A computed fold for a 105-nucleotide RNA from an Acidobacteriaceae bacterium, annotated as SAM-I/IV (S-adenosyl methionine) riboswitch aptamer.
RNA sequence: UCUUAACAUCCAGAGUUGGGCCGACGCCCACGCCAACCUGCCCACCCGGGCAAGGUGGAAGCGCUUAUGCGGAUGUGGCCCGACAGGGCAACCAAGCGGGUAAGC
Repeated sequence: UCUUAACAUCCAGAGUUGGGCCGACGCCCACGCCAACCUGCCCACCCGGGCAAGGUGGAAGCGCUUAUGCGGAUGUGGCCCGACAGGGCAACCAAGCGGGUAAGC
């Protein structure tokens, strides 16, 4: 890197905004909003907790079932260069904490 799987979550949360199409339903765009799944940051490291900054996702909040079952959805960073190997770049004005370990004195 590819393939196949696996794991986690589906508790909660979120617009009385502007515009476009339209008879309406509804859909689309912009802005705003929600949410810690990944990255990053908050402490050298680990655990916990936190921060919507980068990447996803969402915005009435999954369906069937007796079910611990079956199915479904989302996540398991992004961008650039390179044939590969590999190399490089960005990540807030936010949070700025608790415990442990290491190191030093």
The sequence was found by an Rfam model in a public genome assembly. It matches the Rfam family "SAM-I/IV (S-adenosyl methionine) riboswitch aptamer". Its family is annotated with S-adenosylmethionine metabolic process and regulation of gene expression in the Gene Ontology. Its Rfam clan is "SAM clan". Taxonomically the source falls in Acidobacteriaceae (Bacteria, Pseudomonadati, Acidobacteriota, Terriglobia).